[in-house]
RNA sequence: GCGGGGGAGCCAUGGCCGCGGCAUCCUUUCGAUGCUGAGGAAAGUCCGGACUCCACCGGGCACGAUGGUGGGUAACACCCACCCGGCGAAAGCCGCGGGAAAGUGCCACAGAAACCAUACCACCCCAUAUGGGGUAAGGGUGAAACGGUGCGGGUAAGAGCCCACCGCUCCGAAGGAGACUUCGGAGGCACGGCAAACCCCAUCGGGAGCAAGGCUAAGAAGGGGGUCGAGUUGCCCGGCUUCAUACCCCCGGGUGAGCCGCUUGAGUCUUCUGGCAACAGAAGAACCAGACGAAUGGCCAUAUCUACAGAAUCCGGCUUAUGUUCCCCCUCCCUU
RNA sequence: GGGCGAUUAGCUCAGGGGUAGAGCGGGGUCUUUACACGGCCUAGGUCGGGGGUUCAAAUCCCUCAUCGCCCA
Numbered sequence: 001g002c003g004g005g006g007g008a009g010c011c012a013u014g015g016c017c018g019c020g021g022c023a024u025c026c027u028u029u030c031g032a033u034g035c036u037g038a039g040g041a042a043a044g045u046c047c048g049g050a051c052u053c054c055a056c057c058g059g060g061c062a063c064g065a066u067g068g069u070g071g072g073u074a075a076c077a078c079c080c081a082c083c084c085g086g087c088g089a090a091a092g093c094c095g096c097g098g099g100a101a102a103g104u105g106c107c108a109c110a111g112a113a114a115c116c117a118u119a120c121c122a123c124c125c126c127a128u129a130u131g132g133g134g135u136a137a138g139g140g141u142g143a144a145a146c147g148g149u150g151c152g153g154g155u156a157a158g159a160g161c162c163c164a165c166c167g168c169u170c171c172g173a174a175g176g177a178g179a180c181u182u183c184g185g186a187g188g189c190a191c192g193g194c195a196a197a198c199c200c201c202a203u204c205g206g207g208a209g210c211a212a213g214g215c216u217a218a219g220a221a222g223g224g225g226g227u228c229g230a231g232u233u234g235c236c237c238g239g240c241u242u243c244a245u246a247c248c249c250c251c252g253g254g255u256g257a258g259c260c261g262c263u264u265g266a267g268u269c270u271u272c273u274g275g276c277a278a279c280a281g282a283a284g285a286a287c288c289a290g291a292c293g294a295a296u297g298g299c300c301a302u303a304u305c306u307a308c309a310g311a312a313u314c315c316g317g318c319u320u321a322u323g324u325u326c327c328c329c330c331u332c333c334c335u336u
Numbered sequence: 337g338g339g340c341g342a343u344u345a346g347c348u349c350a351g352g353g354g355u356a357g358a359g360c361g362g363g364g365u366c367u368u369u370a371c372a373c374g375g376c377c378u379a380g381g382u383c384g385g386g387g388g389u390u391c392a393a394a395u396c397c398c399u400c401a402u403c404g405c406c407c408a
Base pairs, nucleotide, nucleotide: 001332003330004329005328006327007326008325009324010323012302013301014300015299016298017297019037020036021035022034023033024032025031039308043319044318046317047316048315049314050313051209052208053207054206056239057238058237059236060235061234063205064204065203066202067201068082069081070080071079072078084095085094086093087092098200099199103198104197105194106193107192120139121138122135123134124133125132126131147166148165149164150163152162153161167189168187169186170185171184172183173182174181175180213260214259215258216257222251223250224249225248226247229243230242231241268285269284270283271282272281273280274279337407338406339405340404341403342402343401346360347359348358349357354391362378363377364376365375366374384400385399386398387397388396
């Protein structure tokens, strides 16, 4: 200097005025004081849950998702470590179940031939106008031609025909918790690709979503139909339980107001212990937005504060957008 | 905040692994006194953008953008 990986912060401090929440005080009211008030993605709504409702429990089917091995987690398609394969000079980055002989399907065009095969050119032999026999190593076509390489042997010319090495299949040994790795032996040199094609195998999954769901107040106008059945938001079966003043369907009317849910949480920070790590345990500290036509704004001073951009039930991730500052580690090159 | 769909020729839409189709509209031509109707011919396409699987993607997988609908 180039490249790679990881972590953290995201306006700080002070003053004046203006907003939301909580607490305390004063209260007819007005108000006063203190504390606190948008993000690393709050975004996309792609996953997993918590929570709420469908009365409860169990089983099956359909449908969907995941997929190397092991661990973490409330759980996951997430994270960590390792294995195998690919890319890269390296540090690193990306990807992954098995089966094509369980079954079905596709491989267009080109080419002689694409699941059982082949002879277009070419090579060799006999004949020689023609023709017959042998070969699949060379050339051509193609994404792929049915093991690869060897100025090795062999042959009329060739071919795993034979040999050496690699690859593949089977058997055994050692190492590892495991995926797998290494070594040895034997072998016929037999075996195309696609499963983000349908499918088979293993594991998991009811549905809907805070506009869920409750409470209060107010208001009005009910009518018709179905049923011994109805009561999960895929279907079926079984048990249990409630109801006929029930349940379901259609048409119509009224309300569209307030409160709860609403923020103390599988949470955050610090230290120690265990672990390669993700993370787990223990101790301590402080509470840190809860709006509802929707709050955090304006001015001044110092400072590097700018890009992408603003909570709406909450949390753990993934993906996408993006500026700047700081810290740590690694590879390679150059110089001293 | 949450849930569900769509994007292909100028317009309206099919298509679902083998390299883009129909109708309407446009252009030309034939017929006609001249139009219309009708017949024939013809142009027009990054299949919303990007990445991945595959020999090959409009089609299969992932992600982004835009548009539309639903909830109390």
The prediction has a mean pLDDT of 76.
Predicted 3D model of RNase P RNA and transfer RNA as a complex of 408 nucleotides.
Rfam match: Bacterial RNase P class A. It is annotated as a ribozyme.